[in-house]
This is a predicted structure of an 86-nucleotide RNA (c-di-GMP-I riboswitch aptamer) from a Rhodospirillales bacterium. Taxonomically the source falls in Rhodospirillales (Bacteria, Pseudomonadati, Pseudomonadota, Alphaproteobacteria). Model confidence (mean pLDDT): 87 of 100.
């Protein structure tokens, strides 16, 4: 140097909630805030999990529901990165 590894330093994220703005909604942006995080840095590929939600014989129920969408702080592939002891 590399894998792995997660002590210790530096350095970084930011849930719960509050405010504003976007969104029918899950949710998401900036700000405040810190429960926590060694990938809590990127990825919706698989697998879950949420949202809207065409449709289904008169009507009423009825999805494991076509379709769109969100969550990477659910798990697992994939791609990248600080620090340097055991």
């Nucleotide at each position: 140097c590399c894998c792995a590894c997660g002590a210790a330093c530096a350095g970084g994220c930011a849930a719960a909630c509050c405010g504003c703005c976007g969104g029918c909604g899950a949710c998401g942006g900036c700000g405040g805030g810190a429960c926590g995080c060694a990938a809590a840095g990127c990825c919706a590929c698989c697998g879950g999990c949420c949202u809207c939600a065409a449709u289904a014989a008169c009507a009423a129920c009825a999805a494991c529901a076509a379709g769109a969408g969100g969550c990477a702080g659910c798990g697992g592939a994939g791609c990248u990165a600080c620090c340097g002891a055991a």